Predicted 3D model of a 72-nucleotide RNA (transfer RNA) from Geranomyces variabilis. The coordinates come from a structure-prediction model, not an experiment, and the mean pLDDT is 83. Lineage of the source: Eukaryota > chytridiomyceta > Chytridiomycetes > Powellomycetaceae > Geranomyces. RNAcentral holds the sequence, with entries from ENA.

[in-house]
RNA sequence: GGUCCUAUGGCCAAAUGGCAAGGCGCCCGCCUACGAAGCGGGAGAUCCUAGGUUCGAACCCUAGUAGGAUCG
Numbered sequence: 001g002g003u004c005c006u007a008u009g010g011c012c013a014a015a016u017g018g019c020a021a022g023g024c025g026c027c028c029g030c031c032u033a034c035g036a037a038g039c040g041g042g043a044g045a046u047c048c049u050a051g052g053u054u055c056g057a058a059c060c061c062u063a064g065u066a067g068g069a070u071c072g
Stems, first nucleotide, its partner, number of pairs: 001071007010024003018055001026042005048064005
């Protein structure tokens, strides 16, 4: 340098163009002599950036950025 893959809460990770799931963690409550476990509830993501397409974009297109794989 060519080709391909990935980027979504603190971490992991779904979502075939129509309200952004879930797990871990965090907070509150129940339980307990106190914790842990268990149970119930809650907060937390303008979806890597900028444009474009569209009535509507995490999703499609283009260009970037970062990480990875592969070829030379």